[in-house]
A computed fold for a 95-nucleotide RNA from a Chloroflexota bacterium, annotated as c-di-GMP-I-GGC riboswitch aptamer. It was read from a public genome assembly, where an Rfam model found it. The coordinates come from a structure-prediction model, not an experiment, and the mean pLDDT is 84. NCBI's taxonomy places the organism under Bacteria, Bacillati, Chloroflexota.
RNA sequence: UACCGAAAAGGCAAACCCAUCGUGAGGUGGGGGCGCAAAGUCAUGGACCUGUCAUUCUGAUGCGUACGGGAUGGCAGGCCGCCAGACCGCCGAAG
Repeated sequence: UACCGAAAAGGCAAACCCAUCGUGAGGUGGGGGCGCAAAGUCAUGGACCUGUCAUUCUGAUGCGUACGGGAUGGCAGGCCGCCAGACCGCCGAAG
């Protein structure tokens, strides 16, 4: 120094609850604490989620409109505590 992750100090904060913003996914603040050595930063790629539009399938109907459900695609978003990528970084046992 790199891998690595014992200890200590310090840090972050899931579910849930309250307030608030948003059509929504979700964001922010407070409480809370499941967990986290990058659970620090960046939506860059994929996954996932939301809104909307188009196409298409479908439920009900004799048919159509409207309505409900699904798939694919476009556009606009969300999420980094899903997987990658980029950037930066605290401590120092054993190996």